[in-house]
RNA sequence: GGAGCAAUAGCUCAGCCGGGAUGAGCGUUCGCCUCACACGCGAGAGGUCUCGGGUUCGAUCCCCGAUUGCUCCA
Numbered sequence: 001g002g003a004g005c006a007a008u009a010g011c012u013c014a015g016c017c018g019g020g021a022u023g024a025g026c027g028u029u030c031g032c033c034u035c036a037c038a039c040g041c042g043a044g045a046g047g048u049c050u051c052g053g054g055u056u057c058g059a060u061c062c063c064c065g066a067u068u069g070c071u072c073c074a
Base pairs, nucleotide, nucleotide: 001073002072003071004070005069006068007067010026011025012024013023019057028044029043030042031041032040050066051065052064053063054062
């Protein structure tokens, strides 16, 4: 210098052939259970879907650009 992949909750990740984030596990808060703790059960909080533009009635999803990380080629 060229190319590919990834970016979604505190963490790890689904969802991504356009239409509701009632997303999952772990974590966390509260309650139940217990003499108490753990386990178990129930409920809750927590998200500008990396950023900026575009297309569209409508974008996490499509198009363009940028940033960061990983990988490959030179």
Model confidence (mean pLDDT): 83 of 100. Predicted 3D model of a 74-nucleotide RNA (transfer RNA) from a Lachnospiraceae bacterium. Rfam family: tRNA. Its family is annotated with triplet codon-amino acid adaptor activity in the Gene Ontology. The family's RNA type in Rfam is transfer RNA. Rfam describes the family as follows. Transfer RNA (tRNA) molecules are approximately 80 nucleotides in length. RNAcentral holds the sequence, with entries from ENA.